The prediction has a mean pLDDT of 81.
The RNA shown here (transfer RNA) has 72 nucleotides and comes from Candidatus Woesebacteria bacterium UBA5941.
Rfam family: tRNA.
Lineage of the source: Bacteria > Bacteria candidate phyla > Candidatus Woeseibacteriota.
């Protein structure tokens, strides 16, 4: 330089047109003499940026930017 992949919560992910989710981590409760382990609640997102389609975009298309890989 070409070529595929990824980019979502603080972290690892999931979710491929119709209400953005799980697990771990944080907060607060409960349980224990006390810790960890359980157990219940909770909080926490311009979905990488911008522009197109479309009633309707995290998802489809186009540039970009960051990563990874492979060829050269």
């Nucleotide at each position: 330089g070409c070529a595929u992949c990824c980019g979502u919560a603080g972290c690892u992910c999931a979710g491929u047109g119709g209400u953005a989710g799980a697990g771990c981590a944080g907060u607060c409760g409960c349980c224990u003499c006390u810790u960890a382990a359980g157990c219940g609640a909770u909080u926490g997102g311009u979905c990488g940026u911008g522009g197109g389609u479309u009633c309707g975009a995290a998802c489809c298309c186009c540039a970009c930017c960051g990563g990874g890989u492979g060829c050269a």